[in-house]
RNA sequence: AUUCUGUUUCAGGGCGAGGUGAAAUUCCUCACUGGCGGUAAUCGGACAGCUGGCGCAAGCCGCGCCAAGCCGAGAGUCCGCGACCCUGCGACGGCGUGCGCCGGCCACCGCCGAGCGCGCCCGGGCAGGCUGACACCGGUGAGACUCCGGGACCAACGGUUAAAGUCCGGAUGGAAGAGGCAGAUA
Numbered sequence: 001a002u003u004c005u006g007u008u009u010c011a012g013g014g015c016g017a018g019g020u021g022a023a024a025u026u027c028c029u030c031a032c033u034g035g036c037g038g039u040a041a042u043c044g045g046a047c048a049g050c051u052g053g054c055g056c057a058a059g060c061c062g063c064g065c066c067a068a069g070c071c072g073a074g075a076g077u078c079c080g081c082g083a084c085c086c087u088g089c090g091a092c093g094g095c096g097u098g099c100g101c102c103g104g105c106c107a108c109c110g111c112c113g114a115g116c117g118c119g120c121c122c123g124g125g126c127a128g129g130c131u132g133a134c135a136c137c138g139g140u141g142a143g144a145c146u147c148c149g150g151g152a153c154c155a156a157c158g159g160u161u162a163a164a165g166u167c168c169g170g171a172u173g174g175a176a177g178a179g180g181c182a183g184a185u186a
Stems, first nucleotide, its partner, number of pairs: 003184008016030004031166002033155002035081004042073004051067006076153002085129005092123003096120006102113004134151001136150004157169003
């Protein structure tokens, strides 16, 4: 290097103008935005190392240039994933809660128990489901879903004087993942 473990930090953008109306950043016209990993003929970089090509030199070692090889970036609509939502499960957590049982106080009512069982609720975990939109048209080319040009299309849930990708809210949350540090591995 690699892999694993722990820990820590970070991890979503966008309504501007006009119209209608009692009311719209929600409708209409134009405008604006694009999470994470992969892929990638595009762009940039370096020949230190590896691979390959070419050139120089040559007895050998070598030297130089370059690459579809190497390094970095690179897709809202390709492949996969995340948030939201739904279902199920448990030897998970709850000084949540209901009922029953047991025990203590006790005539009873009732109260108490860091006792037990079952159910419900909340939180968390795991598994499954759900999860949008052109493999558009043209160009270049050996090759394009990815490049260039053009057009089209999509965007959870709840709320709202009126229907929301862009406003408000759950969310000072969660998370695909990215980086740092420490330990183990070699």
Annotation:
FMN riboswitch aptamer (RFN element) from Gordonibacter pamelaeae, 186 nucleotides, folded computationally. The organism belongs to Gordonibacter, within Bacteria. RNAcentral holds the sequence, with entries from Rfam and Ribocentre. Model confidence (mean pLDDT): 81 of 100. The same sequence occurs in records of 2 taxa.